Predicted 3D model of a 72-nucleotide RNA (transfer RNA) from Cyanea fissa. The source organism's lineage runs through Eukaryota, Viridiplantae, Streptophytina, Pentapetalae and Cyanea. It matches the Rfam family "tRNA". Its family is annotated with triplet codon-amino acid adaptor activity in the Gene Ontology. Rfam's curators write: Transfer RNA (tRNA) molecules are approximately 80 nucleotides in length. The family's RNA type in Rfam is transfer RNA. Its mean pLDDT, the model's own confidence on a scale to 100, is 81.
RNA sequence: UGGGGCGUAGCCGAGUGGUAAGGCGCCGGGUUUUGAUCCCGGUAAUCGAAGGUUCGAUUCCUUUCGUCCCAC
Numbered sequence: 001u002g003g004g005g006c007g008u009a010g011c012c013g014a015g016u017g018g019u020a021a022g023g024c025g026c027c028g029g030g031u032u033u034u035g036a037u038c039c040c041g042g043u044a045a046u047c048g049a050a051g052g053u054u055c056g057a058u059u060c061c062u063u064u065c066g067u068c069c070c071a072c
Stems, first nucleotide, its partner, number of pairs: 001071007010024003018055001025043006048064005
């Protein structure tokens, strides 16, 4: 310098046009002598950033940032 992959909640991770599942964690409650397990409820992501296309974008396009790989 060129090409490619990845980026979604505190962590892992699904979703590839119709406004984002699940698990762990955390908070509250039940059960228990207490704790763990188990059960119930709650909490948290405008999807790395900006712009564009579209009635509508996590998703498509462009640029850009971070990270990893490959080539020179």